Transfer RNA from Bauldia litoralis, 74 nucleotides, folded computationally.
Taxonomically the source falls in Bauldia (Bacteria, Alphaproteobacteria, Hyphomicrobiales, Kaistiaceae).
Model confidence (mean pLDDT): 82 of 100.

[in-house]
RNA sequence: CGGAGCGUGGCGCAGUCUGGUAGCGCACUUGACUGGGGGUCAAGGGGUCGUAGGUUCAAAUCCUAUCGCUCCGA
Numbered sequence: 001c002g003g004a005g006c007g008u009g010g011c012g013c014a015g016u017c018u019g020g021u022a023g024c025g026c027a028c029u030u031g032a033c034u035g036g037g038g039g040u041c042a043a044g045g046g047g048u049c050g051u052a053g054g055u056u057c058a059a060a061u062c063c064u065a066u067c068g069c070u071c072c073g074a
Base pairs, nucleotide, nucleotide: 001073002072003071004070005069006068007067010026011025012024013023020057028044029043030042031041032040033039050066051065052064053063054062
């Protein structure tokens, strides 16, 4: 320098192909059961999807640029 993959609550991931208003597990908070711990059950909070633009009635999803990490080639 060229190419590819990944980036989504605190952590790990799904959702993208086929655009329709973001979910799962763990963790966290509160309550109940328990003498306590642990465990189980119920309820709840937290993310504008790496960033910036574009297309669209509508974008995590499509297009462009760019940043970070990893890999391949030179």
Rfam family: tRNA. It is annotated as a transfer RNA. Rfam's curators write: Transfer RNA (tRNA) molecules are approximately 80 nucleotides in length.